[in-house]
RNAcentral holds the full RNA, with entries from ENA.
The part of an RNA shown here (small-subunit ribosomal RNA, central domain) has 350 nucleotides and comes from an uncultured prokaryote.
The coordinates come from a structure-prediction model, not an experiment, and the mean pLDDT is 87.

Context: one part of a larger RNA
RNA sequence: CUGGGCGUAAAGCGCUCGUAGGCGGCUAUUUAAGUCGGAUGUGAAAGCCCCGGGCUCAACCUGGGAACUGCAUUCGAUACUGGGUAGCUAGAGUAUAGAAGAGGCAAGUGGAAUUCCGGGUGUAGCGGUGAAAUGCGUAGAUAUCCGGAGAGGAACAUCAGUGGCGAAGGCGACUUGCUGGUUUAAUACUGACGCUGAGGAGCGAAAGCGUGGGGAGCAAACAGGAUUAGAUACCCUGGUAGUCCACGCCGUAAACGAUGAAUGCUAGUUGUUGGGAGGUUAGAUCUUCGGUGUCGUAGUUAACGCGAUAAGCACUCCGCCUGGGGAGUACGGUCGCAAGAUUAAAACUC
Numbered sequence: 001c002u003g004g005g006c007g008u009a010a011a012g013c014g015c016u017c018g019u020a021g022g023c024g025g026c027u028a029u030u031u032a033a034g035u036c037g038g039a040u041g042u043g044a045a046a047g048c049c050c051c052g053g054g055c056u057c058a059a060c061c062u063g064g065g066a067a068c069u070g071c072a073u074u075c076g077a078u079a080c081u082g083g084g085u086a087g088c089u090a091g092a093g094u095a096u097a098g099a100a101g102a103g104g105c106a107a108g109u110g111g112a113a114u115u116c117c118g119g120g121u122g123u124a125g126c127g128g129u130g131a132a133a134u135g136c137g138u139a140g141a142u143a144u145c146c147g148g149a150g151a152g153g154a155a156c157a158u159c160a161g162u163g164g165c166g167a168a169g170g171c172g173a174c175u176u177g178c179u180g181g182u183u184u185a186a187u188a189c190u191g192a193c194g195c196u197g198a199g200g201a202g203c204g205a206a207a208g209c210g211u212g213g214g215g216a217g218c219a220a221a222c223a224g225g226a227u228u229a230g231a232u233a234c235c236c237u238g239g240u241a242g243u244c245c246a247c248g249c250c251g252u253a254a255a256c257g258a259u260g261a262a263u264g265c266u267a268g269u270u271g272u273u274g275g276g277a278g279g280u281u282a283g284a285u286c287u288u289c290g291g292u293g294u295c296g297u298a299g300u301u302a303a304c305g306c307g308a309u310a311a312g313c314a315c316u317c318c319g320c321c322u323g324g325g326g327a328g329u330a331c332g333g334u335c336g337c338a339a340g341a342u343u344a345a346a347a348c349u350c
Base pairs, nucleotide, nucleotide: 003322004321005320006319007304008303012318014203015202016201017200021196022195023194025088026087027086028085029084030083031082033081034080035077036076037075038074039073040072041071042070049065050064051063052062053061054060091193092190093189094188095187096186097184098183099182103179104178105177106176107175108174109173110156115151116150117147118146119145120144121143125136126135164171165170208249209248210247211246212245213244217243218242222238223237224236225235260317261316263314264313265312268295270293271292272291273290274289275288276287299306300305323350324349325348332343333342334341335340
């Protein structure tokens, strides 16, 4: 240097942007770096290999040849790759006109419900369970009504969908402002501006951490009551962190489609969603582009299954795996306030 792999057996970074690098559309022309061919020089001898010779043979010795796959110089070739020049429009992008959407951020507003507070009615229970008890209640509870400026916090029923949007995490009341992306139709324009992406940067559920607020409900820890042989649990009554907000950390998840990104090619059937065209009173219907499902042909797979949203057939780039345990551990480094994260062994053992 080389192999085989990565949905479920070990293996796709949680996601995106992007530096270096790698790879890169069509045409003409030029160059000749890569590439190919010739020549010259060199590639010591010995050895290996081939054909001979000498010790009786062999080992051994010896003659000749080949080889030395390389390097340098030089002369050529020009299909492909690279470099230069000139152009092109199929990739990529921009403009114009529309469309859908819980995409993001900020501010404001709303109703239902729980809890609490004030008042009225009203009386002995309420609550809870398999059954109970702890608990609440004659200091008037539970129940019920009022409090259209009673308080406060959190979450937004129905609509709601195998639905939509987002790179992922994720996003669901309403209004306004700011803002990102996607997509359709037809033209016009730029003219390869592209793909991937080691390092790097940003985002990143929940829990957790720091400072300051907030605290209705729920609820780790904790307390009590039960259950039980015990019950550090399951059940019940309470209940603090936390859950919420602002700012700053953390950087992990079965961060899952357990399936990296991009491009091209390859039967169909049937839903759904967003457009467009034609048509219509409204439709039905037809066609086409984008998204998202179900089934399924060829193919593929160890099988399960996948099957145009591929796990099929190809190509480019990155990441990762290499028997089980030890171990995602120790040590060291980096990061972090900490918790810890990340990078990551070996002895030994089967």